This is a predicted structure of a 73-nucleotide RNA (transfer RNA). RNAcentral records the identical sequence in 6 taxa. Its Rfam family is "tRNA". By type it is a transfer RNA. Rfam describes the family as follows. Transfer RNA (tRNA) molecules are approximately 80 nucleotides in length. Model confidence (mean pLDDT): 80 of 100.
């Protein structure tokens, strides 16, 4: 320098021809219990890496940039 893959909640990751963004663990609160454990219920937490384009509508499609992994030189 060139090719490929990945970037979504604190962490690990889903997201089905474009249509209100989710799970597990963790966190907070309540209840049960002798209980800082355990079980149940509820809740908080997101600029979907950044910018532009297409579209009525973009996490999703296109382009550019950027960070990480990987292959080739």
């Nucleotide at each position: 320098g060139g090719g490929g893959c990945u970037g979504u909640a604190g962490c690990u990751c889903a997201g089905u021809u474009g249509g209100u963004a989710g799970a597990g663990c963790g966190c907070u609160u309540g209840c049960a219990u002798g209980g800082c454990a355990u079980g149940c219920a509820a809740g908080a937490g997101g600029u979907c890496c950044g910018g532009a384009g297409u579209u009525c509508g973009a996490u999703u499609c296109u382009c550019c940039g950027u960070a990480g992994c990987u292959c080739c030189a």